Model confidence (mean pLDDT): 77 of 100. Predicted 3D model of RNase P RNA and transfer RNA as a complex of 451 nucleotides.
[in-house]
RNA sequence: GAAGCAGGUCAGAUGGUCGCCGCUUCCGUUCUUUGGAAUCGGAGGAAAGUCCGGACUCCACAGGGCAGGGUGCUGGGUAACACCCAGUCUCGGUGACGAGCAGGAAAGUGCCACAGAAAGCAAACCGCCCCGCCUACGGCAGGGUAAGGGUGAAACGGUGAGGUAAGAGCUCACCAGUCCCGGCGGCGACGCCGGGAGCUCGGCAAACCCCACCCGGAGCAAGACCAAAUAGGAGAGCGUUUGAGGGCUGCCCGCUCGAGCUCUCGGGUCGGUCGCACGAGGUUUCGGGUAACCGCAACCCCAGAGGAAUGACCAUCGCUUCUACCGUCGAGAGGUGGUAGAGGAACAGAAUCCGGCUUAUGACCUGCUUCAAAU
RNA sequence: GGGCCGUUAGCUCAGGCGGUAGAGCAGCGGACUUUUAAUCCGUUGGUCGCGAGUUCGAUUCUCGCACGGCCCACCA
Numbered sequence: 001g002a003a004g005c006a007g008g009u010c011a012g013a014u015g016g017u018c019g020c021c022g023c024u025u026c027c028g029u030u031c032u033u034u035g036g037a038a039u040c041g042g043a044g045g046a047a048a049g050u051c052c053g054g055a056c057u058c059c060a061c062a063g064g065g066c067a068g069g070g071u072g073c074u075g076g077g078u079a080a081c082a083c084c085c086a087g088u089c090u091c092g093g094u095g096a097c098g099a100g101c102a103g104g105a106a107a108g109u110g111c112c113a114c115a116g117a118a119a120g121c122a123a124a125c126c127g128c129c130c131c132g133c134c135u136a137c138g139g140c141a142g143g144g145u146a147a148g149g150g151u152g153a154a155a156c157g158g159u160g161a162g163g164u165a166a167g168a169g170c171u172c173a174c175c176a177g178u179c180c181c182g183g184c185g186g187c188g189a190c191g192c193c194g195g196g197a198g199c200u201c202g203g204c205a206a207a208c209c210c211c212a213c214c215c216g217g218a219g220c221a222a223g224a225c226c227a228a229a230u231a232g233g234a235g236a237g238c239g240u241u242u243g244a245g246g247g248c249u250g251c252c253c254g255c256u257c258g259a260g261c262u263c264u265c266g267g268g269u270c271g272g273u274c275g276c277a278c279g280a281g282g283u284u285u286c287g288g289g290u291a292a293c294c295g296c297a298a299c300c301c302c303a304g305a306g307g308a309a310u311g312a313c314c315a316u317c318g319c320u321u322c323u324a325c326c327g328u329c330g331a332g333a334g335g336u337g338g339u340a341g342a343g344g345a346a347c348a349g350a351a352u353c354c355g356g357c358u359u360a361u362g363a364c365c366u367g368c369u370u371c372a373a374a375u
Numbered sequence: 376g377g378g379c380c381g382u383u384a385g386c387u388c389a390g391g392c393g394g395u396a397g398a399g400c401a402g403c404g405g406a407c408u409u410u411u412a413a414u415c416c417g418u419u420g421g422u423c424g425c426g427a428g429u430u431c432g433a434u435u436c437u438c439g440c441a442c443g444g445c446c447c448a449c450c451a
Stems, first nucleotide, its partner, number of pairs: 001371010012317007020042003024038005044347001048358002051356005056219004063253004068215005073087005088102001089100004103210002108208002110204003125149002127145004132140003157175006176200002178197008223274004233265006245257003267450003281300004286295003319344011376447007385400004394431001402418005424440005
């Protein structure tokens, strides 16, 4: 210098002018409210997608079974998670490092198109070998053979030797894998070592399924209260102790409320307050832990609308790109410092609130890897 | 704000428990007709919304994204 890997930080600053939203206080007017002033506060790392998990609210305190859904190596963290941390194994990369819905296919069922002889209790197309017959350099019939050819994504271990009619774990040696037994290390996933068994066993569970664990339903338009208005209307169906219907989601049981309920067409209001901003809150120090995270203490209060506020302009400074000039280093390319001019500054806007994931996106910093060149 | 669904030919839609995708209309060519329409015959046309993953193989299975659509106020 080029190419990359990992992690982190910020989301321009200050001042002025004109505006917007909210809390508190004060003043005036009014008693439904409205105007003004002052202080303070006023978007995000993703506020987004609504993909997970919770808090909260209602349904009963959230029951039992089936069904359904989710998760899926190990240990830990957490309110909880499909998230995070640390590790194991496998895969990818020269490497820094990254990725993994990573249990079970020697429980069962199913699928493996085309090609190929055969695609899963294996299988004889060519070839090879044995034997028989015949019209005999060949042909036909029977049998053996998975070593060779060919097909395929995938063909039932590999190499060598023995063996055989030809062959084959048929036998043996070594290598690879599987299973069983034992020892050591680790909480564990698992790793290492030793011995035994010719055991050689295909893939797919992001196919059904099996195993282990978890999950009640709906969602702030949840829900509570106040006020206003109307025809508390019409039709159909079901039901009143032989129990409709609701809680209760798909079904059953059980419990409970229970005289009304459901659908369609109509009618009215389409207002206000709360929920709703003190919280699994933030910052800092110390302690524990490899880490995620946890504990203690001190300090702080930090947006809240309801068609939706958080903005616009100017000046200066800072960051950055390009151009010109000057200084300096250098043989040069170029580096570096200063001045001037012209530009640039992304993605994007809270709506009940948190913890994550994913996606969009600008700039800067730190550490590391590989390659090349020079010293 | 919350919940749910869809995307396949120019248009409207099928298809599916993975094996290379169809129908109707439209378009094009031909026949019939004096000509057109209708009818008959033939034929063209597909990144199965996009990107990853699982698999030998994905329109189908899984994940992420994009776009489009539907429903949800209160009172009696």